[in-house]
RNA sequence: AGAGUUUGAUCCUGGCUCAGAACGAACGCUGGCGGCGCGUUUUAAGCAUGCAAGUCGAACGGUAAGUUUUUCCGCAAGGAGAGACACGAGUGGCGAACGGGUGAGUAACACGUAGGUAAUCUACCUUCGGGUUGGGGAUAGCUCAUGGAAACAUGGGGUAAUACCGAAUGAACCCAGUGCAAUUGAUUUUACACUGGGGAAAGGUGCCGCAAGGUGCCACCUGAAGAUGAGCCUGCGGUCCAUUAGCUAGUUGGUAGGGUAAAGGCCUACCAAGGCGACGAUGGAUAGCCGGCCUGAGAGGGUGUACGGCCACACUGGGACUGAGAUACGGCCCAGACUCCUACGGGAGGCAGCAGCUAAGAAUCUUCCGCAAUGGGCGAAAGCCUGACGGAGCGACGCCGCGUGGAUGAUGAAGGCCGAAAGGUUGUAAAAUCCUUUUUUUAGCGAAGAAUAAGUGGGAAAGGAAAUGUUCCCAUGAUGACGUUAGCUUUAGAAUAAGCCCCGGCCAAUUACGUGCCAGCAGCCGCGGUAAUACGUAUGGGGCAAGCGUUGUUCGGAAUUAUUGGGCGUAAAGGGCGUGUAGGUGGCUUUGUAAGUCUGGUGUUAAACUCUCCGGCUUAACCGGGGAUGUGCGCUGGAAACUGCAAGGCUUGAGUUCUGAAUGGGAAGCUGGAAUUCCUGGUGUAGGGGUGAAAUCUGUAGAUAUCAGGAAGAACACCAAUGGCGAAGGCAAGCUUCUGGGCAAGAACUGACACUGAGGCGCGAAAGCGUGGGGAUCAAACAGGAUUAGAUACCCUGGUAGUCCACGCUGUAAACGAUGUGCACUAGGCGUAGGGAGUUUAUACUUUCUGUGCCGUAGCUAACGCGUUAAGUGCACCGCCUGGGGAGUAUGCUCGCAAGGGUGAAACUCAAAGGAAUUGACGGGGGCCCGCACAAGCGGUGGAGCAUGUGGUUUAAUUCGACGAUACGCGAGGAACCUUACCAGGGCUUGACAUGUACGUGGAGGCUUGAGAGAUCAAGCUGCCCGAUUUAUCGGGCGCGUACACAGGUGCUGCAUGGCUGUCGUCAGCUCGUGUCGUGAGAUGUUGGGUUAAGUCCCGCAACGAGCGCAACCCCUGCCGUUUGUUACCAUCAGGUAAUGCUGGGGACUCAGACGGAACUGCCGGUGUCAAACCGGAGGAAGGUGGGGACGACGUCAAGUCAUCAUGGCCCUUAUGUCCUGGGCUACACACGUGCUACAAUGGUCGGUACAAAGCGUUGCAAAACGGUGACGUUAUAGCUAAUCGCAAAAAACCGAUCUCAGUUCGGAUUGGAGUCUGAAACCCGACUCCAUGAAGUUGGAAUCGCUAGUAAUCGCGCAUCAGAACGGCGCGGUGAAUACGUUCCCGGGCCUUGUACACACCGCCCGUCACACCACCCGAGUUGGUUGUACCCGAAGUCACUAGUUUAACUUGCAAAAGGGGACGGUGCCGAAGGUAUGGCUGGUGAGGGGGGUGAAGUCGUAACAAGGUA
Repeated sequence: AGAGUUUGAUCCUGGCUCAGAACGAACGCUGGCGGCGCGUUUUAAGCAUGCAAGUCGAACGGUAAGUUUUUCCGCAAGGAGAGACACGAGUGGCGAACGGGUGAGUAACACGUAGGUAAUCUACCUUCGGGUUGGGGAUAGCUCAUGGAAACAUGGGGUAAUACCGAAUGAACCCAGUGCAAUUGAUUUUACACUGGGGAAAGGUGCCGCAAGGUGCCACCUGAAGAUGAGCCUGCGGUCCAUUAGCUAGUUGGUAGGGUAAAGGCCUACCAAGGCGACGAUGGAUAGCCGGCCUGAGAGGGUGUACGGCCACACUGGGACUGAGAUACGGCCCAGACUCCUACGGGAGGCAGCAGCUAAGAAUCUUCCGCAAUGGGCGAAAGCCUGACGGAGCGACGCCGCGUGGAUGAUGAAGGCCGAAAGGUUGUAAAAUCCUUUUUUUAGCGAAGAAUAAGUGGGAAAGGAAAUGUUCCCAUGAUGACGUUAGCUUUAGAAUAAGCCCCGGCCAAUUACGUGCCAGCAGCCGCGGUAAUACGUAUGGGGCAAGCGUUGUUCGGAAUUAUUGGGCGUAAAGGGCGUGUAGGUGGCUUUGUAAGUCUGGUGUUAAACUCUCCGGCUUAACCGGGGAUGUGCGCUGGAAACUGCAAGGCUUGAGUUCUGAAUGGGAAGCUGGAAUUCCUGGUGUAGGGGUGAAAUCUGUAGAUAUCAGGAAGAACACCAAUGGCGAAGGCAAGCUUCUGGGCAAGAACUGACACUGAGGCGCGAAAGCGUGGGGAUCAAACAGGAUUAGAUACCCUGGUAGUCCACGCUGUAAACGAUGUGCACUAGGCGUAGGGAGUUUAUACUUUCUGUGCCGUAGCUAACGCGUUAAGUGCACCGCCUGGGGAGUAUGCUCGCAAGGGUGAAACUCAAAGGAAUUGACGGGGGCCCGCACAAGCGGUGGAGCAUGUGGUUUAAUUCGACGAUACGCGAGGAACCUUACCAGGGCUUGACAUGUACGUGGAGGCUUGAGAGAUCAAGCUGCCCGAUUUAUCGGGCGCGUACACAGGUGCUGCAUGGCUGUCGUCAGCUCGUGUCGUGAGAUGUUGGGUUAAGUCCCGCAACGAGCGCAACCCCUGCCGUUUGUUACCAUCAGGUAAUGCUGGGGACUCAGACGGAACUGCCGGUGUCAAACCGGAGGAAGGUGGGGACGACGUCAAGUCAUCAUGGCCCUUAUGUCCUGGGCUACACACGUGCUACAAUGGUCGGUACAAAGCGUUGCAAAACGGUGACGUUAUAGCUAAUCGCAAAAAACCGAUCUCAGUUCGGAUUGGAGUCUGAAACCCGACUCCAUGAAGUUGGAAUCGCUAGUAAUCGCGCAUCAGAACGGCGCGGUGAAUACGUUCCCGGGCCUUGUACACACCGCCCGUCACACCACCCGAGUUGGUUGUACCCGAAGUCACUAGUUUAACUUGCAAAAGGGGACGGUGCCGAAGGUAUGGCUGGUGAGGGGGGUGAAGUCGUAACAAGGUA
């Protein structure tokens, strides 16, 4: 610091996702040790049990239990008394308000920060003063009774105090008054002086002393001051919702009083009517606040666990008491809920203290040890208490550290995995050898945490006569929970110790097998449908490591809420327009001030934390010390540029008056002509109207047309214009009146009066609404006619609201320049409208202001584009945006008569949605061009019969493949067996075929016989070669058998492939290098103007060149020449025959070869840009590519072929291999393709007669002769390995005869009979021949095919395959046409351009209803909770007030009785919690049914949108 994901690709916008860090975490797998931390985030739910606050006998009366000494009694046990220690219960004092827990409530002076308190209190503590005199009456305990189950209560008696109460004294205390001085913002406050009044106390325990008394310590009282703690007040700060906009009666203020420690409506009475709020009151939701913590570069964002500060709470609500302090967690009273006890009458309780339990939950610990340390309470002290605290335990929950061994070790072991093998890898890894011992284990030693207290010894100081004592110093001097501590030494021994996640990209790291859109994975993109680096396993690798992953949450990345640091023409986003309030901002200049601003000092910002330096635990985490930081707030000194404020001045911003011209600006009134429709009359006759074509409609009752007259309403042709005006909406005949705004030119005046503008107010097209008019045209709805599969549309005929006017409402539009308003600055050029200035005779020119357009520089922009009329550069203010859908919907509020408008969500769902531009493809877009593409012609197919292929059906099998064009007489150039792959049956298993090894063997083959359908099996006979060596034997070859490797497969996958092929298409295209342009995809070149069959050539051009294609080079054919000349040829010469190049001969000709020539727009004329080229002509055998062939660019169709061949993977292996016999591929209701033959007279039949080319032939072609009607056969065989011989007859044509329009002398299917040939074999299932038979068919519907010249049509001939078997295929020649105006249309193609929501590319994309499933939501008769308000009722405890009842030790008076003062109880009143009644608000749950929305591989109906999307 970025990355992935929208696209075919690109740039941008924009969301989603990932990599980082963190956690009081949880879950999964795994788990050696130690240190330091942390540990109910859920339910402020409920709690068994134990403990968490006591202490003081040196305050007191005392003695329940206990120890001890002693006296007495008793044998003893024991009892009684006294003393000491001590002490239950009690009185009293202090503490219990601290410490500990929790975060429910609280949006508040609760918290933070800075201040105030002159408006206050403060026990214990410290310092400084003063004092402690003298009395009194009670009451617990105790005792005696009573009630009660208990808790507990009541009565009688008697008792003490540091308990309680008077009195005395009393200041510097309190209150009141006076004087003087100081002080304050103040009428405030205070010092001092004087006067009057008020107000205290308690003892305990030491020492000396006979005593009196003295002297200590502690306690007590009263003041002053301090310290500490607390109360109250104030400024500022930190959450969300405006779909919460108004709230408030003690409310705001005053006066008087009460109350409090203390100001105050804190409370009461009276008076006034205020107070708060858009700078967000009130209401609702949420929340303890902070130091800090996490993250971040920072600014920020999130958070408030542990530690620390503050607050609040203690089962829920209310209340006071005591006290220095509480409205009191382990106190009290009352009410409520819950739990427990009960004798049913009543009682008891409060773990949000420490442990622990139950429940809840994904989830959070021991009913531990100790007061040894630190701290706290009490005490004079010893000491006691302390679940604070110190420790240990449990939990990898976190952070930090250590270890699980180290060195050597290559036959690179075995095993695993991969690989065809070689080999690679795991891997120095292991084993093995040597070593070490952190850790573990055994045994032992062993710190520090402990300081000192009491006491003892010594010393010093003050006071005191002294002693005791007090204070200080030195020495000595008990006490350890942890703890079997840490640490050290030692024993044993590599011994006790490695996992988890990942390996498609992001993101480091791969292979094999299994699986086969299954199982599964997944953070996003996405993997999986038979070769998965993405699933599962294994091997290997990568990462981290006692942990590793996952999930959740926060910040980051995210500049994705933008202060730092974003935007709004088209991506989301400018308000429809103006006016103007609050607010924000504001020209030049002078003086002052100092609020903002800048700067210095200072106080504070607790500690901890962070950072930094140093130090302590072996290190680190952790801990200690020093320092820094602390952006904030306060106080104070200074500066005065800028902003503000105050006062003054100025004229340039703004405005006013005067002059001029322009104007569809607005309102009202009046007037006009053209057109339309209707009415009346005339002329006139059969149609009119309408459409793509029609019909509805209208017309003989007289239309349309035409003429004249009349009526009505609405709109204003031409002028007319990217011209004018207006803020926008908008405004158009003419004239008049009223009225608004702008512009220009100067002169005068005011003197910042300005800009913007949340709310507010006004205006605001069309449609719509209300009332009343009006109604010609046009025209929603509606009706009819067409169109259509349908047509609730488009088209046509009609037609009502409406369209028009007046008044009122509505308040929205693609209200658009999709561009807020204002000001300033920043190149120009060309138009146009209004005004002015200058020059000029003038058209005109120059210049200036205002408006309105086009092009364009810089600049901006994602690009398109904008560009002085900015989307450039700045300033001021307003509005608005933050992924798509849900949705401008729901709901609430509000406006409206309604329709509807304004404001305006969420759940849920997707990974995109989108902008601009690029390349293609496509268009029922455009332009140009081509092609037997159409047209013009000729002949066919589609109808018949047959042949052949295919589908379908059938079958044991009808083997397989090919399926629009580009399958279907195709693979197949030839299925009776074979072929053959299929079926049935019968056999074989190293095999029908190949190679190798080992062993055995000598055969294989041939002949004969037998069995069998055959394959095959059996028997007999016969039967090897070469070399060495003397035979035997050995070696080799050939062959057979057995065994093992392996063979074999027309089995699957053409969507794993090679090769080959089809098609677009013989169409003219397809690309590259360099350069240039563009952010980029890409463009340019290759486009343009001409031309061509052609990207063929020329010209131009930011391109210049090049490659694959085109053309040419190659072959055939057409003309000529040269040369060669047999088997071809024969003109001349000679010979010969019945006849023939038959013979000699010839090399002329034809012909056959070979080699050349020839044609190139070369020549002439014209056109054309001086070009390319085109048109015409000449010559020529041939003329503009002469004709034909071969040749097929980049690519497309996952086109075809695994069955030509090759080949990966998979599958079969006594079978999916192989051999054989028979069958099938030849089936047959039917459908289609391709052909043949016909339907006849341009013909059939018969007879005669003529002319080819190209091929083939020794397993062959076969003459001639003979036989047969013929296919063909026979004999001996002629000839020919071919320019020699043969197939071989060419046929149509031509000549003649006949048939005479008919199902025929056409046509030949079918069938019967008889044959021929091939072949082992023609039954299934061949071809041919003869005789007989003689079907359909009389020119073929819709539709459709071929062909442009030696072509179509027509005629025959040959060849391949092949034993035989073509109507097919491939070739050959004979005869030999017609037509092409032309490119509008159909099809296909090329180039340019345009639109696009397509890119699997129009066979594309895509919308809505309906049907089904699921999900969330809205409404809903209601129903059921929560919360809150108002009114009223009842009214506990309790404070306060009053009190006529009852009662009363202390004080006063009094001899007493009694009275008084004061109190207690009781009663009454105000307030008052819970509760109740009534009625509202807000908010949840649930709800028959209703509603739309979203999502969902293959449902239905249409086709709305994207191209002119077929009606933009």

The RNA shown here (small-subunit ribosomal RNA) has 1512 nucleotides and comes from a metagenome.
The prediction has a mean pLDDT of 84.
The sequence is in RNAcentral, with records from SILVA.